Annotation:
The RNA shown here (c-di-AMP riboswitch aptamer (ydaO/yuaA leader)) has 159 nucleotides and comes from a Solirubrobacteraceae bacterium. It was read from a public genome assembly, where an Rfam model found it. The coordinates come from a structure-prediction model, not an experiment, and the mean pLDDT is 76.
């Protein structure tokens, strides 16, 4: 100087949810020595609770009151992991449901534009703001998305 960002595949996508080493099984190999799943030990990844300092600090009613504020009585929780919230409209009176938006989200390194998708679900239990020392827990689960053009940037290999 030029120069791939997909060999569909032991490649990969959400997700913290992964690496190694031992071991126990079970499958696969017999020029093999890999795969699964149990356990455990180290790594590294994610979350919760926890202090000065700071932040916040009772809805509606009735009495009283020295006007600062008390007293009954009623009513209502709060929170936490995750992007996954808050609307409007309809089937209801409600619980659900269903359209239809929309705060956020994701779509093979990364931005920007266009497409195309998600915008659930689960937990604690009347508690928990932030938090430094501490404690404590989780490493799961579904998949086949691999769009499409622009640019930096990379850089196997080539001259």
């Nucleotide at each position: 100087c030029c120069g791939a960002g997909a060999u569909a595949a032991c490649g990969g996508c959400u997700g913290a949810a992964c690496c190694g080493c031992c071991g126990g099984c079970g499958c696969g190999c017999c020029g093999a020595u890999g795969c699964g799943c149990c356990g455990g030990c180290g790594g590294c990844c994610g979350g919760g609770g926890g202090a000065c300092c700071c932040a916040g600090g009772u809805g509606c009613g009735c009495c009283g009151u020295u006007c600062g504020c008390g007293g009954c009585g009623c009513g209502u929780g709060g929170g936490g992991c995750g992007a996954a919230u808050c609307g409007c409209c309809g089937g209801u009176g409600a619980u659900c449901c269903g359209g239809u938006g929309u705060a956020g989200c994701g779509c093979a390194g990364u931005u920007c534009c266009a497409g195309c998708g998600c915008g659930a679900g689960c937990c604690c239990g009347u508690c928990a703001g932030c938090u430094c020392a501490c404690c404590u827990c989780g490493g799961a689960a579904g998949c086949c998305u691999g769009u499409g053009g622009a640019a930096a940037c990379g850089g196997a290999g080539g001259g």